[in-house]
RNA sequence: CGGGGUGUAGUUCAUCGGUAGAAUGCACGGUUCGGGACCGUGUGGCAGGGGGUUCAAUUCCCCCCACCCCGA
Numbered sequence: 001c002g003g004g005g006u007g008u009a010g011u012u013c014a015u016c017g018g019u020a021g022a023a024u025g026c027a028c029g030g031u032u033c034g035g036g037a038c039c040g041u042g043u044g045g046c047a048g049g050g051g052g053u054u055c056a057a058u059u060c061c062c063c064c065c066a067c068c069c070c071g072a
Stems, first nucleotide, its partner, number of pairs: 001071007010024004018055001025043006048064005
C1' cells in the first nucleotide's frame, strides 16, 4: 500500500428492512442453620462515528475510526 472480516446490554452472542432478544453478570426476594446450587422478580443497549437510499434501517450503499486475517 492492496483485499477481506468484525464492531449490538458489564461480558459472550442472536436479530439481517418494520418501535432489539438470549445466556451470563449485577440488585432484591424465596429455599438452607449458613453457603453453593436451584426458583422468582427486577436491572440494563436506541446498535463504533458521520452521510445517503427508503414511508420506515442494527439490517442496504458510501466515507472515516478501531481490532483481526491474507497478500505485497